[in-house]
Molecule: transfer RNA
Organism: uncultured Cellvibrionales bacterium
RNA sequence: UCCGACAUAGCUCAGCGGUAGAGCAGUAGACUGUUAAUCUAUUGGUCCCUGGUUCGAUCCCAGGUGUCGGAGCCA
Numbered sequence: 001u002c003c004g005a006c007a008u009a010g011c012u013c014a015g016c017g018g019u020a021g022a023g024c025a026g027u028a029g030a031c032u033g034u035u036a037a038u039c040u041a042u043u044g045g046u047c048c049c050u051g052g053u054u055c056g057a058u059c060c061c062a063g064g065u066g067u068c069g070g071a072g073c074c075a
Stems, first nucleotide, its partner, number of pairs: 001071007010024004018055001026042005048064005
């Protein structure tokens, strides 16, 4: 430099045009002699950025940024 995949909650990940979710973690409570475990409730989001398409975009298109992988080398 070129090609491909990925970017969504603090972490690991689903969802892929019409209300943004799960597990874990956090917070509060119940239970317990205490802790842990368990149970209940609950907080938490610029869906990487910019623009486009659309009545409507996390989702489609274009460009950009970042991460990961591959190619490029060898007569």